[in-house]
RNA sequence: CGAGUCGGUCGGGCGAUCGCUUUUCAGUCACUCUCGAGUGAUUGAAGGGAGGAAAGUCCGGGCUCCACAGGGCAGGGUGCCAGGUAACACCUGGGGGGCGCGAGCCUACGGAAAGUGCAACAGAAAGUAUACCGCCCCGCUACUCACCCGUGUGAAGGUUUCACUAUUGCGGUGGCGUUCACAGGGGUGAGUAGCGGGGUAAGGGUGAAAAGGUGCGGUAAGAGCGCACCGCGCGGCUGGUAACAGGCGCGGCGAUGGUAAACCCCACUCGGAGCAAGACCAAAUAGGAAUCCGUUAGCUGUGGCCCACAGUGGAUUCGGGUAGGUCGCUACAGGCAGGUGGUGACACCUGUCGCAGAUGAAUGAUCGUCCACGACAGAACCCGGCUUAUCGACCGACUCGUUUA
Numbered sequence: 001c002g003a004g005u006c007g008g009u010c011g012g013g014c015g016a017u018c019g020c021u022u023u024u025c026a027g028u029c030a031c032u033c034u035c036g037a038g039u040g041a042u043u044g045a046a047g048g049g050a051g052g053a054a055a056g057u058c059c060g061g062g063c064u065c066c067a068c069a070g071g072g073c074a075g076g077g078u079g080c081c082a083g084g085u086a087a088c089a090c091c092u093g094g095g096g097g098g099c100g101c102g103a104g105c106c107u108a109c110g111g112a113a114a115g116u117g118c119a120a121c122a123g124a125a126a127g128u129a130u131a132c133c134g135c136c137c138c139g140c141u142a143c144u145c146a147c148c149c150g151u152g153u154g155a156a157g158g159u160u161u162c163a164c165u166a167u168u169g170c171g172g173u174g175g176c177g178u179u180c181a182c183a184g185g186g187g188u189g190a191g192u193a194g195c196g197g198g199g200u201a202a203g204g205g206u207g208a209a210a211a212g213g214u215g216c217g218g219u220a221a222g223a224g225c226g227c228a229c230c231g232c233g234c235g236g237c238u239g240g241u242a243a244c245a246g247g248c249g250c251g252g253c254g255a256u257g258g259u260a261a262a263c264c265c266c267a268c269u270c271g272g273a274g275c276a277a278g279a280c281c282a283a284a285u286a287g288g289a290a291u292c293c294g295u296u297a298g299c300u301g302u303g304g305c306c307c308a309c310a311g312u313g314g315a316u317u318c319g320g321g322u323a324g325g326u327c328g329c330u331a332c333a334g335g336c337a338g339g340u341g342g343u344g345a346c347a348c349c350u351g352u353c354g355c356a357g358a359u360g361a362a363u364g365a366u367c368g369u370c371c372a373c374g375a376c377a378g379a380a381c382c383c384g385g386c387u388u389a390u391c392g393a394c395c396g397a398c399u400c401g402u403u404u405a
Stems, first nucleotide, its partner, number of pairs: 001401010012370007020049014051376001055387002058385005063274004075270005080094005095109001096107004110265002115263002117259002132204002134200016151183006158176002162174004212230006231253001232251004237246003278327004288318006298312005334353008371374001
């Protein structure tokens, strides 16, 4: 200098003007009474006034109400080990596995030797193994080649120490034997092809996955068939709190393939609803209860009217409860600084700070100026996490590469 990894900080600044909300103090007005305050409205002054995620509402807890003797079933969650914590599915440290040259990153990581299920397509076979191609052995058939043994036909020599015939003789016919050529048969061996029987799981092929892997030996070809190493299982040993690691011995390993964010098994754990929780104060109207008063009167309805029948009271007090109001409500598993313990998460101690609390719901608008021209985004009971969104700027630690010293 370049390329990266991890952790952290900030989240436009300054000024002016006009607003909104809240707290405190002061003033004015109204009301109330126990006469000193309280409540409400309003004015002024001085303070406070969104976030790192306020978000998603995913997990855990506080708080509130309801339920709850104890046990079980059902259901949900979590799932390597140890620690932290109020608690967690979070965090820290460690182990195993995977990725990266590395700093580092990812990990839902109990059980498939209890059972059930699933694996489309392809493939011989998806789990009681099996055999498509291939490899090897055996048998039969066919063909080719080589060799051997007969047979037949033809040709050429030979032979009278073979026969017949004819003869002076050469000769002719046949036989025998030799050589050559051709045809066909049998046997042996090798090769090729087909069929059948068997062996094999090395190799090929299918698949996400194929019955331990690699190598040497071995074999007809092969194979844990044998051996070495690795893997796996079992049993000791050593180190470690543990997960686990190392090493030793035994077992050839069709014991025990995969899949449990499939059912399931095992271990641990979980009551429900949520601030519209919940508590308090408390109009008008309607309804309720109690007491007193009135009473067969009055009123209303049926009916033309009487009789009759049916319905219906007034006052006071109380309680529930609606509108409305108050509380819950922001002080806290709180922030910052220092110290101590711990590898760390974190715990403890000391000091210091007070940091939104609305309820039709405030936190804004305009202007000026500067720069790097400003992203995602708005509290609603609170807190701890996780996840997601986010223009950019800065700081620290570390890794790799190149060059120089």
This is a predicted structure of a 405-nucleotide RNA (Bacterial RNase P class A) from a Gammaproteobacteria bacterium. It was read from a public genome assembly, where an Rfam model found it. Of the family's consensus pairs, 95% are formed in the model. The prediction has a mean pLDDT of 75. The source organism's lineage runs through Bacteria, Pseudomonadati, Pseudomonadota and Gammaproteobacteria. It matches the Rfam family "Bacterial RNase P class A". By type it is a ribozyme.